[in-house]
RNA sequence: UAUUGGACCAAGCCGAGUCUCCGUCGCCACCGGUGGCGGGGAGCGGGGGACCCAUUGGGGCCGGCAGGCCCCGGGGGCGAAUCGCCGCCAUCGUGCGGUGUAGCGCAUUUCCAGCGCGAGCCCGUCAGCUCACCCCGUAGGCGCAUAGGAAACGGAGAU
Repeated sequence: UAUUGGACCAAGCCGAGUCUCCGUCGCCACCGGUGGCGGGGAGCGGGGGACCCAUUGGGGCCGGCAGGCCCCGGGGGCGAAUCGCCGCCAUCGUGCGGUGUAGCGCAUUUCCAGCGCGAGCCCGUCAGCUCACCCCGUAGGCGCAUAGGAAACGGAGAU
């Protein structure tokens, strides 16, 4: 000097996941500050839950229709994360892989271009909507990167 990998810092980003009070246990540069754990409140987010309203599917057979008979299939929640097509396994399953897609994200919003995501988890045969009412969560993960172009709106400062 170059390359590769790691760590720290970092304005910020996804997300409901923020603020505050009390107790307790550590740490520090110790009139104070900071972190973990437990509990309370506010804010934000989610679920359950009346009247009224709404309320299943596919295949086969019979029948003019109405309808009858037989066989098969559970359902729901958080989240943007749904729905196809193709291939593989030979475990047919809620599997594995590829390729699209509804939808979602990229520093107030819209348009354009570009870059990403399109997962996972939970309940346990049960829950439509839903006033009152009841219950639960308040995490986790990224990070010198589109803070790109155009327009609009808003805020702050100066005179």
This is a predicted structure of a 159-nucleotide RNA (c-di-AMP riboswitch aptamer (ydaO/yuaA leader)) from a Thermoleophilaceae bacterium.